[in-house]
SAM riboswitch aptamer (S box leader) from Flammeovirgaceae bacterium UBA5585, 117 nucleotides, folded computationally. Its Rfam family is "SAM riboswitch aptamer (S box leader)". Rfam links the family to the GO term regulation of gene expression.
RNA sequence: UACUUAUCCAGAAAGACUGAGGGACUGGGCCCAUUGACGUCUUAGCAUCCUGUUCAAACGAUUGUUUAACGUUGUGCUAAAUCCCAGGCUGAUCGCAGCAUCAGCCGAAGAUAAGUA
Repeated sequence: UACUUAUCCAGAAAGACUGAGGGACUGGGCCCAUUGACGUCUUAGCAUCCUGUUCAAACGAUUGUUUAACGUUGUGCUAAAUCCCAGGCUGAUCGCAGCAUCAGCCGAAGAUAAGUA
C1' cells in the first nucleotide's frame, strides 16, 4: 500500500508548550476557537479489538468455539452519530405538476482493530 472480516447514535480530561485557524477530502449546513481551539508532550481516564487468567453455561467432540467476569500488554479513543446532508431503493404526507418534506434500508467514502499478500 492492497484485499478480507468486524465495529462506528454508549463511554472517557486536566496540566504544560505553542499561537490561528479547526471539525479527513469536494460542495452545502452546523459547530469549536485569542475566556487559547487544532497540534505536541506529560499525567489521568474510557473501551475491551488483540493477548492472559478464572468460573459457569451452551454447542461440539476429546486439545476446540461462543457467552460472562477480572487484569495486563500492543494498539485505539477521551466536543457534537463517522457533527449532519450528498448516490440508490422503499414507505408516508402535501401537491395539477414537483420532486419537496419525513422515516427506514442498502451502497459509496472514511476511521479503528484483527488477519492475509